Overview: Transfer RNA from a Parcubacteria group bacterium, 73 nucleotides, folded computationally. Its Rfam family is "tRNA". Rfam classes the family as a transfer RNA. The RNAcentral record of the sequence draws on ENA.

[in-house]
RNA sequence: GCGCGGUUAGCUCAGUUGGUAGAGCAACCCGUUUACACCGGGUAGGUCACAGGUUCGAGUCCUGUAUCGCGCA
Numbered sequence: 001g002c003g004c005g006g007u008u009a010g011c012u013c014a015g016u017u018g019g020u021a022g023a024g025c026a027a028c029c030c031g032u033u034u035a036c037a038c039c040g041g042g043u044a045g046g047u048c049a050c051a052g053g054u055u056c057g058a059g060u061c062c063u064g065u066a067u068c069g070c071g072c073a
Base pairs, nucleotide, nucleotide: 001072002071003070004069005068006067007066010025011024012023013022019056027043028042029041030040031039049065050064051063052062053061
């Protein structure tokens, strides 16, 4: 330098054919307990890496950039 893949909640990851952004763990609250833990219920937490484009509508499609990984040279 070229090619491919990844980037979504604090962490690990889903997200279908473009149509209200989710799960588990963690955090917080309530119940339970003498108390803690376990367990049950709930709450909060998001510039979907960044910028632009297409579209009535983009996490999803297109272009560029950044970064990580793999391969080729």